[in-house]
Context: one part of a larger RNA
RNA sequence: UUGGGCCUAAAGCGUUCGUAGCCUGUUUAGUAAGUCUUUUGUGAAAUAGCUGGGCUUAACCUAGCAACGUGCAAGAGAUACUGCUAAACUUGAAACCGGGAGGAGAUAGAAGUACUCUGAGGGGAGCGGUAAAAUGUUUUAAUCCUUGGGGGACUACCAGUGGCGAAGGCGUCUAUCUAGAACGGGUUUGACGGUGAGGAACGAAGGCCAGGGGCGCAAAACGGAUUAGAUACCCGAGUAGUCCUGGCAGUAAACGCUGCGUGCUAUGUGUUGCAUAUGUUUCGAGCAUAUGCAGUGCCUAAGCGAAGGUGUUAAGCACGCCGCCUGGGAAGUACGGUCGCAAGAUUGAAACUU
Numbered sequence: 001u002u003g004g005g006c007c008u009a010a011a012g013c014g015u016u017c018g019u020a021g022c023c024u025g026u027u028u029a030g031u032a033a034g035u036c037u038u039u040u041g042u043g044a045a046a047u048a049g050c051u052g053g054g055c056u057u058a059a060c061c062u063a064g065c066a067a068c069g070u071g072c073a074a075g076a077g078a079u080a081c082u083g084c085u086a087a088a089c090u091u092g093a094a095a096c097c098g099g100g101a102g103g104a105g106a107u108a109g110a111a112g113u114a115c116u117c118u119g120a121g122g123g124g125a126g127c128g129g130u131a132a133a134a135u136g137u138u139u140u141a142a143u144c145c146u147u148g149g150g151g152g153a154c155u156a157c158c159a160g161u162g163g164c165g166a167a168g169g170c171g172u173c174u175a176u177c178u179a180g181a182a183c184g185g186g187u188u189u190g191a192c193g194g195u196g197a198g199g200a201a202c203g204a205a206g207g208c209c210a211g212g213g214g215c216g217c218a219a220a221a222c223g224g225a226u227u228a229g230a231u232a233c234c235c236g237a238g239u240a241g242u243c244c245u246g247g248c249a250g251u252a253a254a255c256g257c258u259g260c261g262u263g264c265u266a267u268g269u270g271u272u273g274c275a276u277a278u279g280u281u282u283c284g285a286g287c288a289u290a291u292g293c294a295g296u297g298c299c300u301a302a303g304c305g306a307a308g309g310u311g312u313u314a315a316g317c318a319c320g321c322c323g324c325c326u327g328g329g330a331a332g333u334a335c336g337g338u339c340g341c342a343a344g345a346u347u348g349a350a351a352c353u354u
Stems, first nucleotide, its partner, number of pairs: 004325003007308002012322001014202004021195003025089007033082002035078008049065006092192001093189003096185003104178007111155002115151008126137002163170002207248006216242002222236003259321006268298013303310002327354003336347004
């Protein structure tokens, strides 16, 4: 100087917003900071190279030349690219308008079956549970049937590799409030953009604090079985918890084990939303077909890949920015820092061993 990777071998932060930084569309003019050319000065000597000279030779010493120092400063020029200044553009981005889609979020109200408790009536010996049993429950009347009342949780069917959301996640109905995306228009602004170290916000389940609530389920603890034993699997009963309000915590196989953005690169076939056209119609916001855009699946060409596979939703071809990896174990441990009520989280080694 050239130069490796991150689906499964080590490796994509759980997700988003965003500061600095880095990167940045089309056209013109100016400038000349970067960049390029050239000139001058300086960049010590010695050493090393070449040609000579001097010690008898050599080592050594010495003269000249070339080279080195790849830099810095000043002057003169070049103007494609980058930067800066000025002006303009519309394709990126944003705003606006229009009619649609949606389990997107928040709050309030309502409903539904089941379950459980309870009042009354009926009824009268079992019920329950298992592979089989027993613990359990029942004449203080259970299980079962009818009917009234209370309570908390949940939302069957519809339900769909269907929808929405940044991810976590979201599913009865109604209302109000809030947000985002797609499509169509091409009205407005005119590069306002991309990524994003630090930072901030959100973040399943479980856990913690305070106050409520507690039907069912159910860690722990208890009893019955099973067994050689059974700190389990099965059964009975059951407390935290699960639910609500306000805080903390901040982790998951937080997974597509695949960071975000942009452009380019064959098809085919489902499905969801919007738009357009045609046909059809029981005229319904209906149905069918085709096309375009956006999403979501499947199969596959080229390509890529160690292979499995992937393949316009790339793991292909490229660019920009961030994060991360460097044998196994010790170890996500110790110490220290930060955060936390704690549990712990985060940052994160080494000796030694192989």